[in-house]
The RNA shown here (small-subunit ribosomal RNA) has 1389 nucleotides and comes from an uncultured bacterium.
The RNAcentral record of the sequence draws on ENA and SILVA.
Rfam family: Bacterial small subunit ribosomal RNA.
Model confidence (mean pLDDT): 85 of 100.

RNA sequence: AGAGUUUGAUCCUGGCUCAGGAGAAACGCUGGCGGCGCACAUAAGACAUGCAAGUCGAACGGAACUUAGUCGAAUGUUUACAUGAGACGAAAGUUUAGUGGCGGACGGGUGAGUAACACGUGAGCAACCUACCCUCUGGAGGGGGAUAACAGUGAGAAAUCAUUGCUAAUACCGCAUAAGCUUGUAGUACCGCAUGGUACAGCAAGAAAAGGAGCAAUCCGCUAAUAGAUGAGCUUGCGGCUGAUUAGCUAGUUGGUGUGGUAACGGCAUACCAAGGCGACGAUCAGUAGCCGGACUGAGAGGUUGACCGGCCACAUUGGGACUGAGAUACGGCCCAGACUCCUACGGGAGGCAGCAGUGGGGAAUAUUGGGCAAUGGGCGCAAGCCUGACCCAGCAACGCCGUGUGAAGGAAGAAGGCUUUCGGGUUGUAAACUUCUUUUAAGAGGGAAGAGCAGAAGACUGUACCUCUAGAAGAAGCCACGGCUAACUACGUGCCAGCAGCUGCGGUAAUACGUAGGUGGCAAGCGUUAUCCGGAUUUAUUGGGUGUAAAGGGUGUGUAGGCGGGACUGCAAGUCAGACGUGAAAAUCAUGGGCUCAACCCAUGACUUGCGUUUGAAACUGCGGUUCUUGAGAGUGGGAGAGGUAAACGGAAUUCCUGGUGUAGCGGUGAAAUGCGUAGAUAUCAGGAGGAACACCGGUGGCGAAGGCGGUUUACUGGACCACAACUGACGCUGAGACACGAAAGCGUGGGGAGCAAACAGGAUUAGAUACCCUGGUAGUCCACGCCGUAAACGAUGAAUGCUAGGUGUAGGGUACGAACGUAUUCUGUGCCGCAGCUAACGCAAUAAGCAUUCCACCUGGGGAGUACGGCCGCAAGGUUGAAACUCAAAGGAAUUGACGGGGGCCCGCACAAGCGGUGGAUUAUGUGGUUUAAUUCGAAGCAACGCGAAGAACCUUACCAGGGCUUGACAUCCUACUAACGAGAUAGAGAUAUGUUAGGUGCCCUUCGGGGAAAGUAGAGACAGGUGGUGCAUGGUUGUCGUCAGCUCGUGUCGUGAGAUGUUGGGUUAAGUCCUGCAACGAGCGCAACCCUUACCUCCAGUUACCAGCACGUCAAGGUGGGGACUCUGGAGGAACUGCCUACGCAAGUAGAGAGGAAGGUGGGGAUGACGUCAAAUCAGCACGGCCCUUAUGUCCGGGGCUACACACGUGCUACAAUGGCGCGCACAGAAGGCAGCGACCCUGCGAGGGGGAGCGAAUCCCGAAAGCGCGUCUCAGUUCGGAUCGGAGUCUGCAACCCGACUCUGUGAAGUUGGAUUCGCUAGUAAUCGCGCAUCAGCCAUGACGCGGUGAAUACGUUCCCGGGCCUUGUACUCACCGCCCGUCA
Repeated sequence: AGAGUUUGAUCCUGGCUCAGGAGAAACGCUGGCGGCGCACAUAAGACAUGCAAGUCGAACGGAACUUAGUCGAAUGUUUACAUGAGACGAAAGUUUAGUGGCGGACGGGUGAGUAACACGUGAGCAACCUACCCUCUGGAGGGGGAUAACAGUGAGAAAUCAUUGCUAAUACCGCAUAAGCUUGUAGUACCGCAUGGUACAGCAAGAAAAGGAGCAAUCCGCUAAUAGAUGAGCUUGCGGCUGAUUAGCUAGUUGGUGUGGUAACGGCAUACCAAGGCGACGAUCAGUAGCCGGACUGAGAGGUUGACCGGCCACAUUGGGACUGAGAUACGGCCCAGACUCCUACGGGAGGCAGCAGUGGGGAAUAUUGGGCAAUGGGCGCAAGCCUGACCCAGCAACGCCGUGUGAAGGAAGAAGGCUUUCGGGUUGUAAACUUCUUUUAAGAGGGAAGAGCAGAAGACUGUACCUCUAGAAGAAGCCACGGCUAACUACGUGCCAGCAGCUGCGGUAAUACGUAGGUGGCAAGCGUUAUCCGGAUUUAUUGGGUGUAAAGGGUGUGUAGGCGGGACUGCAAGUCAGACGUGAAAAUCAUGGGCUCAACCCAUGACUUGCGUUUGAAACUGCGGUUCUUGAGAGUGGGAGAGGUAAACGGAAUUCCUGGUGUAGCGGUGAAAUGCGUAGAUAUCAGGAGGAACACCGGUGGCGAAGGCGGUUUACUGGACCACAACUGACGCUGAGACACGAAAGCGUGGGGAGCAAACAGGAUUAGAUACCCUGGUAGUCCACGCCGUAAACGAUGAAUGCUAGGUGUAGGGUACGAACGUAUUCUGUGCCGCAGCUAACGCAAUAAGCAUUCCACCUGGGGAGUACGGCCGCAAGGUUGAAACUCAAAGGAAUUGACGGGGGCCCGCACAAGCGGUGGAUUAUGUGGUUUAAUUCGAAGCAACGCGAAGAACCUUACCAGGGCUUGACAUCCUACUAACGAGAUAGAGAUAUGUUAGGUGCCCUUCGGGGAAAGUAGAGACAGGUGGUGCAUGGUUGUCGUCAGCUCGUGUCGUGAGAUGUUGGGUUAAGUCCUGCAACGAGCGCAACCCUUACCUCCAGUUACCAGCACGUCAAGGUGGGGACUCUGGAGGAACUGCCUACGCAAGUAGAGAGGAAGGUGGGGAUGACGUCAAAUCAGCACGGCCCUUAUGUCCGGGGCUACACACGUGCUACAAUGGCGCGCACAGAAGGCAGCGACCCUGCGAGGGGGAGCGAAUCCCGAAAGCGCGUCUCAGUUCGGAUCGGAGUCUGCAACCCGACUCUGUGAAGUUGGAUUCGCUAGUAAUCGCGCAUCAGCCAUGACGCGGUGAAUACGUUCCCGGGCCUUGUACUCACCGCCCGUCA
C1' cells in the first nucleotide's frame, strides 16, 4: 500500500465483498508447564444457609463467675495444729445484657432511573456548613429532678407489650460567670463591580461546661471563641445523542413587594401586584443513554466504546415520608402503602444478597457455600486488643497477554510401508531405523528465602519461589487451508446428485472448487468459525467528493432573517498573533532508567495532557466607531428598437350554415374500399346573408419578456432593457432558508358562446384478432368573463452574481471617427457558428464555459420496493407537496470501442430478379426418407449444406439386426508346459456349426557327438490376455461439407487515443479481384487474388508404329491390302503465339470505349486442378487411428434360417409418357472416350427372341466392341389412338450351391393411370440449355431409370438493377455480443 466483482473487450461512476487490528466473548476440534491479568454483558428477576459493623468497664448502675479475706460443721491427732464440707464476701480480677459515648453517611455492590448544572472543564459564593484532626485564647462555681437495667404483676402462640416499685452516670434540666461570640443601635478609618466587607471603640440584651484514669509528674476528655485543614452545599460560562412524519410551549408560569422557611441564595413556599418568560442558534414532545479520565481503531482528522483500575452521580424489593445526627432523607436504621416469600394457636407477626461465597431460573455464556487478618487500610479504645468476605492469598476456566518445552548432532541401502507413474521412475525423505550427546520442563530426594519497619513477638500464602542432586529421550502436537483474491496439487469416488460457498462462483463422466487419501502451505498449545467495532471506505469528502449525459440545479421571480461584501485615513482591541502565570488528579500513553533469569507485569523520572481561565503586549487582516472618495449600485437629461403586458375598436381571406338562381347524377374518401351525402336535386357554380374562430405573404438559429410565453391593423394606459452625456447621491451592494407573487397544456366550478377541429362514443375498413394506426360522423373541450388547480422532457436535461483568460466569422439595436453618399475602422449591449489554452470518464464545453477564482442558495450518496404506504399541510374533486420501512439483488448505470443486426441510407456484384428455353408440383413406375408395422424390419446422415446420401451392386456371403442351435484362452495375436502324423482324403449322424470313427496318400527344413535338439505347424492344459460395427464426433487425430473461388484476413515499425482500439485496409477513380493508379501519418510485409500446372483451340520443329496415304508402283468385287513415303490427318515430345503490343476517342494516371486493324485466338480465349483468416461444439468412434468408460460361458465367436425388399399413408430425387417438330416399318450415313484372359469374342450353325453349340484373333493406336437423334420413302390423321406402356396370365433364356420370400432378360397375350399438370418451385448466358445415343467402375448375376465420363445435333434471351435471395465496401441507430432463431414486457401455470 491494495485486491475481486457490471463488459465480447475498454474507461468512468457506483455499490457489494476480501486481506489488518481489537476483546469482559461464545461455539467446534485439540490440549505439556509456568508467570501476570481477567471472569453474569441476559432476569435492577427470585433467593435456602453462613459470614460481611462494631467497639469502649479508663462514662454508669447492676448481674454472673473467680478468688483474697472472714465465719466455720466434721474428722484426725501430740488439744493445738492439720485437713476442711458449707456460709458470708469484696474497695481485687474476669465476662457483659442495659444506660451512655463514638462509629453504623466510610469501606463493599450495581447502572434501573437520569438528556439533567447529572457529568467534564473554567470561574464564583461579600449567600454557606464542616464531627474526629491541627493552631491559638479563655473557662469548668453551685444545685436539681428523673429513667433503663433490676424486682414484681399482667396480656400474648409468637414477635413483643402494658403497669407498679428501686437506682447511677461524661444521660437530662435550671441558676451563676462571659475575654471573646450572637442580635439590635448609632459612629470612625480603609477596601470592594453592587448588595456590601474588614478593623477599632460605645451602649443594651442573650447564650457555656463533665468528668474519668493514675502513687505522682501527668494523661484522656468537657465548654466558649479564632484561624487552618478536610469534606459537603449552592450559582454560573462553555462542551458532548437521535427524530420537524414533534412547531409552538408555559399560570408558580416570568418578574416585583411583604412574610415565612433554609446552613445558605432563590417562586423554595405563601399573599398581593404586573403580564411576562422560552422557541427555527430547534422550545415543547417522543426515543435512546449513567458521565468522565480513558479503551479500540486510524497516517491524521475522526469513528466506535465507557468491562477491569481511578474520579463524580444515581440506586438499594416498588413508591412515599420524615426522625436522629457534624454529615442521611440512611444497602445489612425507623414509619406508611403495594407486590412477593415465610411463621401462625388465624387474633397477629417476620423478611429484603445491585456485600462475599452459594442456590435454582434466564441465557450462546461467566468461578469456591476456601484460608488469613501476617501485610496495606478502616472503626472503637489510654492501651492491650476486638471487629473488618475492605484487603492479602489460595482454588476453578487456554478467557486474554507473555515466556518455555515436546529434544540435539551425525546418519543413503536414498530401507520398508504409503501415494503416484509415461512403469524408467518420482515423492514422503535425513524423515525413520541406527550411533553419539544433553536434561530445560515434568517426576523423585535434599536444602530453603525476601515479603517483618527504629527493641522484641507475629507469615495465611508455604516447605511456596529459588538452589543442589538422581534416572531417562524419557511424560508432552494439533488445527485450518491448498480455483482466483491468497502462501500451498495430485490420485480416486461422485456425476447439477451428494455437497461447497466471504465475493466471484464450482458440481450435468476425465472436478487442483464436493468427499476421501497422499503430498504441500500457514499458524502453533493452540487453530478455525460466528457475532460486534474501527480500518481499508476520499463510500457523508473540515483535512478530503460531487450535480450537461452516471444519483443530483428548486418551473420562474420579488424579497425577510441569515451569510458574504469597493478605495483612502484614523481610533478601539472582540476575533487573530506572541510572552508570562494558574489549572488541566492519579493511573493510562510515549521516552529514558531500574526490578522480577527474559518478557508480559511492576517501580522511578521526564515528556505529553493539543483545553479553559487570568494578565501584559502587537495592530497587518476580519470586526466595531468616526472622517472621506467614486469605479459597484442608484438617480437625472436626451435618444432610438421591440409579436413585452392590459383594455377597446376596426379589417380582409378562408371554412361551415341559410336563402335564391343555373345545372344533372353522381359526390366524397382511400394503398384499395366501404360507411356517409345525393333525383325530396347533392357535388360544381353565381349572387346575397348569418356566425364563430384564427390572423397567409412579410417571417429570419430575427425581436421582446424572469420564466410560462408573445405574431392582422389602430387607439388608450403601462412594465423592462439598450445607447450617449456626466455639473446628482455616495457602498445605498450580492445571494436568499421560510414567505409572497407569477406559472404551458389538460382538468374543475358558475355564466355565456360554439364556425372549424376534436378525447369519449358510433359506423366502415385493415387484421388471426384490432377496444389502434386509415375513413365517415361526432359530444365534452378548444373561445369569452370570473374563480380554482400548481404540475410538464416547466430542457441549454447546465441556479444566481462578480472579476479574469487567444482569436475568427455572421446577425439585431445604439453610438463614435473619416466621408457628399456607398462604405471602412472602432466601441457598448443582445443573439448564433467555428476554434486555441484549459477542463472533462469520454462525448464534448470553450468570453453566452462544463476554464481560472470568490460569495450565497438548492440538491445527491448502489438498483428495485417507491415518489409508493402512513401521518401532516393544500385542494370542490382530480390530485399536489412533504416522504419512509420490511423485503430483495450484485449489480443498476454513463461515455466510447469491435462486431452482428435493421421491414436505415449510399455504392457494387452474382442465372439474384428481369428477358427467355426446358423442367418440378398432377399420372404410372424406380429409388431414398419419414411414419407405421415387425421377432428383426441393423446403423448413421436432418434447412440451404439429410432424403438415386455412406451403398462404385443386401438372393447366401456381405450383415453390423432377429429367433434358434453351439463354443468359452476363444474365429484372430504373443508368451509358457506337454505331446504329435503337419498336410490331405473319404464314411456316419445332424439344418449346419459340429461330433464320432477310419487312415487311401504323405514324411518336409536347419544342426547333430545319431541319443537328440531347434524352427514352423497342429492338439491338449494353465493363466496373462484376445475380442467388441458396445457408449461418448460435446474428450480427439485424420478426412470432408458449407459460407465461397466470395475478396477478403492479418502482421512489424511508426503515429493518434487514458484505454478497448484506430490508422495502414478509409477517400477520388478503376477492376473479375485489397486489380491497379492517385491522394493521404503512414511506411512496408505476409496469407489470399492473379500468374506459374493440366487440358482444349492455331502454328513451327523433331519422331513415325499397330496410326496416316498426297505423289510413284503393284493389287482388290471392294479395301493403306502390299512395296514405299514422312507431305497430310493423327499420335507425343519440344517450342512459338496474346502483351491493351498498335490506331482513334476520353482520362492526370490506372484504365475504358471503338463488331477498329492484324490475328487461329482480344482484353482472364474456353474448361479443370487449386479453397486465405475463420464460422457452423457442422459430419464421421460403422473406413482408419485413438483417450476415458462399459461387456468378458458374453455386448465376444461359429452356424443354418429369417430380416435390411414389410405398407393405410406423407415427402425428396429420377425414368417413361400424355403424342403428328410424333409413332411404326423399310432403306442409307456420321462419333468420341473407355474396357478386355475365370476376359472381349469376329465368323459359322441354330432359336421369332433372350440365348445355345462351335470358335479365328487379341494382354491390344494391331483383335473384339451394332451409335442414336439425322436423311430418304411409306403408313397412321387427332382418337385414350398404330399415343402410352403400368399391371397381370402363359411360355422361356441366363447367372449362380440356391432365383419361394427376393434377380435380370426374351417371346406371346392383356393394355391401367395419363389429353401438359393448383399454390408453388428448379436448372441454364454458348458449343451453354434442350435433345440423341455410347462407354466405364462396382459386379457370378442384378433390381442402373443411379453415379462418373464421352461425343452427335444444337437454340432463345439479357431493356435493365425498382423489387425477392445471397454476398462485398462505406456510413448510421442499437437496451443485441450465445450477437434478431437476439433481447425483452404482460398474463396464466